[in-house]
Molecule: transfer RNA
Organism: Parachlamydiales bacterium
RNA sequence: GCCUAAAUAGCUCAGCUGGUAGAGCAGUGCUUUCGUAAAGCAAAGGUCGUCGGUUCGACUCCGGCUUUGGGCA
Numbered sequence: 001g002c003c004u005a006a007a008u009a010g011c012u013c014a015g016c017u018g019g020u021a022g023a024g025c026a027g028u029g030c031u032u033u034c035g036u037a038a039a040g041c042a043a044a045g046g047u048c049g050u051c052g053g054u055u056c057g058a059c060u061c062c063g064g065c066u067u068u069g070g071g072c073a
Stems, first nucleotide, its partner, number of pairs: 001072007010025004019056001028042004049065005
C1' cells in the first nucleotide's frame, strides 16, 4: 500500500427483512440473617465510534473519516 471484519450500558455480547434499544455479569437499593456471604425482588445505567446521504421513519441501507483485529505483499 491492497483486501476483509468489527465499533451498541462499567465488562462480555444479542438486536432477524428499516418501525419507540435488550440479556448476562458488575455496581446500587430492598427482603431474608444476630451479622456476612449466598439466594430472591426492584430500580438505575446508552448522544448505538464520528460526519454526511437515502427514507415518512436508520443501531439496521449507502459513502467518507477514526480506531481495532485478520489476510496478502